Description: This is a predicted structure of a 349-nucleotide part of an RNA (small-subunit ribosomal RNA, central domain) from an uncultured prokaryote. Rfam family: Bacterial small subunit ribosomal RNA. Gene Ontology terms of the family: structural constituent of ribosome and ribosome.
Context: one part of a larger RNA
């Protein structure tokens, strides 16, 4: 290349929105690029391949044919693709009424609860551990009551509950914004899907510059443990953790399962909605759109998966390709930088 794959064996980009490209729902006319018939041309000759002939036979030589699966031309076709123009509404989307929600920013506000200060009560011991010691305390601690300050994070509510693309989001109020779902009418008329490169967001820890520091807390110091103990345990504690603004651009960033469409048994919950019955109830019945457990058929090496598929199929896009060398080196791109991205090879087994 033609292939096999990518939950756990090697493989799904963290994750969105969009370029270009690829793919595209229905009808009816039109065109002839594809597409599919015929004809003409040409597609040298030698070769291959078939029949034959010639050297005593082969190799070798030599007549003939087929073949050259192409390419121009031209002729008629219109089923499917595409093109022009033209309808339709089932995709898609807008508009109108609702409805839940830790979505997201801004700004305020509340109660505990640790410390740390102050004032009181009060006296020998607190704290810790497996046991201890360091450490705090007669310059009055721990413990109790009252005031003040400060930062940080919201107990119950809390749920395989809900919201978001994804990281992630959690007290309570206000403003600002964003998407969901649902119901019924009207309206747009294919406006769709994917998505190379790009682009935005993108835990925590790190870096910058000013800020703030209550608790915990890498480094660091001491005190035990131990043969040693640069650890696990204790008592302290600096960066950091908070806020602003700007960089990093990674995560077992996982469901370790791209994304969007269709179709394929059933049964239990649970959350938003609607619909409809009545015996109006802690109800029942269908539909729906998340979110969970079971299992049918069917994959699946097995484990499993099973309408949120790993099932059957269909578009795209992404990655694999036998361990280690190595996600490393050079080089390039981005970073302040720590490093991150693309990304080999000798050699080895």
């Nucleotide at each position: 290349c033609u292939g096999g794959g990518c939950g756990u064996a090697a493989a799904g980009c963290g994750u969105u929105c969009g370029u270009a490209g690829g793919c595209g729902g229905u009808u009816a006319u039109u065109u002839a690029a594809g597409c599919a018939a015929g004809a003409u041309g040409u597609g040298a000759a030698a070769g291959c391949c078939c029949c034959g002939g010639g050297c005593u036979u082969a190799a070798c030589c030599u007549g003939g044919g087929a073949a050259c699966u192409g390419c121009a031309u031209u002729u008629g076709g219109a089923a499917c693709u595409g093109g022009c123009a033209g309808g339709c509404u089932a995709g898609a989307g807008u508009a109108c009424g609702g409805u839940a929600g830790a979505g997201g920013g801004u700004g305020g506000u509340a109660g505990a609860a640790u410390u740390u200060c102050c004032u009181g009560u009060g006296u020998a011991g607190c704290g810790g551990u497996g046991a201890a010691a360091u450490g705090c305390g007669u310059a009055g601690a721990u413990a109790u009551a009252g005031g003040a300050a400060g930062g940080a994070a919201u107990a119950c509510c809390a749920g395989u509950g809900g919201c978001g693309a994804a990281g992630g989001c959690g007290g309570c109020c206000a403003c600002c914004u964003g998407g969901a779902c649902u119901g019924a009418u009207a309206c747009u008329g294919a406006c769709g899907c994917u998505g190379a490169g790009g682009u935005g967001c993108g835990a925590a820890a790190g870096c910058g510059u000013g800020g703030g520091g209550a608790g915990c807390g890498a480094a660091c110091a001491g005190g035990a443990u131990u043969a040693g103990a640069u650890a696990c345990c204790c008592u302290g504690g600096u960066a950091g953790u908070c806020c602003a603004c700007g960089c990093c651009g990674u995560a077992a960033a996982c469901g370790a399962u791209g994304u969007c469409a269709a179709c394929u048994a059933g049964c239990c919950g649970u959350a938003g909605g609607g619909a409809u019955c009545c015996u109006u109830g802690a109800g029942g019945u269908c539909u729906u759109u998340g979110u969970g457990g079971c299992g049918c058929a069917g994959c699946u090496a097995a484990c499993g998966c099973a309408a949120u598929a790993a099932g059957u199929u269909g578009a795209c896009c992404g990655c694999c390709u036998g361990g280690g060398g190595a996600g490393u080196a050079c080089g390039g791109c981005c970073g302040c930088a720590a490093g991150g991205u693309u990304a080999a090879a000798a050699c080895u087994c």
Model confidence (mean pLDDT): 88 of 100.